The part of an RNA shown here (small-subunit ribosomal RNA, 3' major domain) has 490 nucleotides and comes from an invertebrate metagenome. The full RNA is in RNAcentral, with records from SILVA. It matches the Rfam family "Eukaryotic small subunit ribosomal RNA". A reference for the family is Yusupov et al. (2001), "Crystal structure of the ribosome at 5.5 A resolution", Science.
[in-house]
Context: one part of a larger RNA
RNA sequence: UGACGGAAGGGCACCACCAGGAGUGGAGCCUGCGGCUUAAUUUGACUCAACACGGGGAAUCUCACCCGGCCCGGACACAGCGAGGAUUGACAGAUUGAGAGCUCUUUCUUGAUUCUGUGGGUGGUGGUGCAUGGCCGUUCUUAGUUGGUGGAGCGAUUUGUCUGGUUAAUUCCGAUAACGAACGAGACUCUUACUUGCUAAAUAGAUGCUCGACCCUUUGCGGUCGGAGACAACUUCUUAGAGGGACUAGUGGCGUUUAGCCACACGAGAUUGGGCAAUAACAGGUCUGUGAUGCCCUUGGGUGUUCGGGGCCGCACGCGCGCUACACUGGCCGGAUCAGCAUGCGGUUCCCUUGGGCGGAAGGCCCGGGUAAUCCGUUGAACCCCGGUCGUGCUAGGGAUAGGGAAUUGCAAUUGUUUCCCUUGAACGAGGAAUUCCCAGUAAGCGCGAGUCAUCAACUCGCGUUGAUUACGUCCCUGCCCUUUGUACA
Numbered sequence: 001u002g003a004c005g006g007a008a009g010g011g012c013a014c015c016a017c018c019a020g021g022a023g024u025g026g027a028g029c030c031u032g033c034g035g036c037u038u039a040a041u042u043u044g045a046c047u048c049a050a051c052a053c054g055g056g057g058a059a060u061c062u063c064a065c066c067c068g069g070c071c072c073g074g075a076c077a078c079a080g081c082g083a084g085g086a087u088u089g090a091c092a093g094a095u096u097g098a099g100a101g102c103u104c105u106u107u108c109u110u111g112a113u114u115c116u117g118u119g120g121g122u123g124g125u126g127g128u129g130c131a132u133g134g135c136c137g138u139u140c141u142u143a144g145u146u147g148g149u150g151g152a153g154c155g156a157u158u159u160g161u162c163u164g165g166u167u168a169a170u171u172c173c174g175a176u177a178a179c180g181a182a183c184g185a186g187a188c189u190c191u192u193a194c195u196u197g198c199u200a201a202a203u204a205g206a207u208g209c210u211c212g213a214c215c216c217u218u219u220g221c222g223g224u225c226g227g228a229g230a231c232a233a234c235u236u237c238u239u240a241g242a243g244g245g246a247c248u249a250g251u252g253g254c255g256u257u258u259a260g261c262c263a264c265a266c267g268a269g270a271u272u273g274g275g276c277a278a279u280a281a282c283a284g285g286u287c288u289g290u291g292a293u294g295c296c297c298u299u300g301g302g303u304g305u306u307c308g309g310g311g312c313c314g315c316a317c318g319c320g321c322g323c324u325a326c327a328c329u330g331g332c333c334g335g336a337u338c339a340g341c342a343u344g345c346g347g348u349u350c351c352c353u354u355g356g357g358c359g360g361a362a363g364g365c366c367c368g369g370g371u372a373a374u375c376c377g378u379u380g381a382a383c384c385c386c387g388g389u390c391g392u393g394c395u396a397g398g399g400a401u402a403g404g405g406a407a408u409u410g411c412a413a414u415u416g417u418u419u420c421c422c423u424u425g426a427a428c429g430a431g432g433a434a435u436u437c438c439c440a441g442u443a444a445g446c447g448c449g450a451g452u453c454a455u456c457a458a459c460u461c462g463c464g465u466u467g468a469u470u471a472c473g474u475c476c477c478u479g480c481c482c483u484u485u486g487u488a489c490a
Stems, first nucleotide, its partner, number of pairs: 001490002003487003007484007016474002020438005027324003031320004035315002043054002065310005071304001076119005086113001089108002092105003123298002126296003132292001134286003137282003144183003148179002150159003162174001164173002188275003194244002198241004204235002207232002209229001210227006250264005326431001330390006344375001351370003355366002358363001397428001402423006444466008
């Protein structure tokens, strides 16, 4: 100087607690991990910091695993054989999963591309992440880190970097053997709110005028609705550029009357939510992201590559993330009624689909629109709301499991891709010990879009809709930071 303390004092955090909410843990199912099994059930990762993670939803491919079969995509150099032929390819039959001349029988074909050795390459989802780069994660979401000059000390080192107040903050005020600085924090960037001011818009609108239809209480320069009218002028709504706007500015308390904190008023805002993110580390993860890569292994009877089949999905069991529920604040039927992110590969065959027929449905057929603010689409989404019905019954709650049938995707669906119809109708009556997440448009309920995607979400990432209870504190538990202290630890 650190590390540690069942040492003390401050400060902080819903990966801590308190007050609560939703749960998870119990059931069924989905999915990941272990174990077991298996030809193989490929593999990485195992406290936070492995386990709906590898963007890992694997039918083939992927693919690394298992069982088999072709091929060489063995550069280049040297030597050999070799035009009297190095070698290549092949019908049929046998053989084979195979219309692989793979091999065999049989012969033809080809013409220096090759073949046989040696050296040397190349390839490898082979090994080593404990040889590495890069990237990521974590320590660590906190406030921390470091020179120069000066001071102290023989020196390692220390001061600066602090008694106190304050802040989300080593943020500031102040104190001061320190002074003046740098990184980090903040500033910055994206986003959410405001803009009747600017710039505009037949790819967005509304307002007039005109044309058409309907209504009558006032027959009027009335009211409601419609028309791509290329008629006007315009930008409130919509879109998006440049700007503006908030700085704790104003007032009152508290406070060294400092830094600041609290309240009020004015206001669209008086902490919207993210990103980036220092120093020092870890023998954290990744050689299975890479034509990044050292070394080792292998390299033609291949650990290369490709083809066929299987596996990664297997089930006495244990654990983790989730979905559906256990009903009446509900289920079912009918009616009414409202979003926002986003996407659209078409021809290069896999896109988004209105409308009209067919069909119970899934789906199919025919005309069309869209390379998109133009079409789908006013995305008429769900929960919610209204009216019926059911009536506390494992029930009309629940929808696992299983049987039969119909479609769709795909070369291929058996170990059932998915969807639909009929039937079947299991556990589950609110979940022990434990334990997770969270404070405002948040939790929770609800659906939608995208990613993956030929097909397939109970996943992930976003989006809106309905919208609470309870804190606005503390250091008791769990941890983190600072100061003081002890140490036989490094």